[in-house]
RNA sequence: GCGCCCAUGGCUCAGUUGGAUAGAGCGACGGUUUGCGGAACCGUAGGUCGGAGGUUCGAGUCCUCCUGGGCGCG
Numbered sequence: 001g002c003g004c005c006c007a008u009g010g011c012u013c014a015g016u017u018g019g020a021u022a023g024a025g026c027g028a029c030g031g032u033u034u035g036c037g038g039a040a041c042c043g044u045a046g047g048u049c050g051g052a053g054g055u056u057c058g059a060g061u062c063c064u065c066c067u068g069g070g071c072g073c074g
Stems, first nucleotide, its partner, number of pairs: 001073007010026004019057001028044005050066005
C1' cells in the first nucleotide's frame, strides 16, 4: 500500500426483508428476606447504535468518506 471482518448501556452480546417505544445476561443501585452478609426473589437507573454525510415517508440495518481494532497479502 491492497483486501476482508468488527464497532449497539460499565462488560459480553442479540437485533429477521429497512418499519411499531432499541433489547438480554452480567454488573451497579434500591427493596424483601437474614442477627449481619451472601444467595434467592422483586424493582429502578443507565445507550440514540464509533464520527460525518447521503438514499428513503422511515436507517442500528443500505451507500460513501473518516476514526479505532483484528486477520490476511505484498